A computed fold for a 152-nucleotide RNA from a Chloroflexota bacterium, annotated as glmS glucosamine-6-phosphate activated ribozyme aptamer. Rfam family: glmS glucosamine-6-phosphate activated ribozyme aptamer. Rfam classes the family as a riboswitch.
RNA sequence: AGUGAACGCAAAGCGCCAGGUCCGCACGCGCGGACGACGAGGCGGGGGCAGUAUCGAAACAUUCGGCGGAUGGCCCCCCGGCAGGCAUAGCCGUCAGGCAGCACACAAACCAGCGCGGGCGACCGGCUGACAAAGGUGCUCCAGGUGCCAGG
Repeated sequence: AGUGAACGCAAAGCGCCAGGUCCGCACGCGCGGACGACGAGGCGGGGGCAGUAUCGAAACAUUCGGCGGAUGGCCCCCCGGCAGGCAUAGCCGUCAGGCAGCACACAAACCAGCGCGGGCGACCGGCUGACAAAGGUGCUCCAGGUGCCAGG
C1' cells in the first nucleotide's frame, strides 16, 4: 500500500467523481484544490422486474456528464381500506374508489443583497428579504358490479 472480516456511525434532489469547467503553483511535464440537484413532497409486509422516480423555483456552463443508491413505476402473494354484514370483481394503501373544476389551508430553498466569518483564490458558511407547484382538506361530478344475508 492492497485485500478480507467484525463492530460502530452516517443519506436520500442523497453519497461519490475518472469527463468537463474554474482556482492556485509550476511553466519542461505536471501537482494540488473548487464546483458538480434548490427546496416541497413521498415508505402496509415479502419477493421479482425495469430504472432519465412526483412537484415546481432558479439558472442557462452544468441542476451538463458518469457511478451507486432512494420513500416512485409494473407484476405475484399476503394484510388492510372502499353505500349495514360476508365473499369476490374493480380501484386503492392506513389521509387507503375515480378524473376534472372551484375554493380553502399550507407555502420553501437556491437565486438576489451584505463595509458578516473562513480561504492566496476558485469557492464555502452565515445573516436579511421575496417568490412556487404538486401533494392535502372541503364542495360539485362520476362509479359503487356480482352472489348470499340482514333491514326498510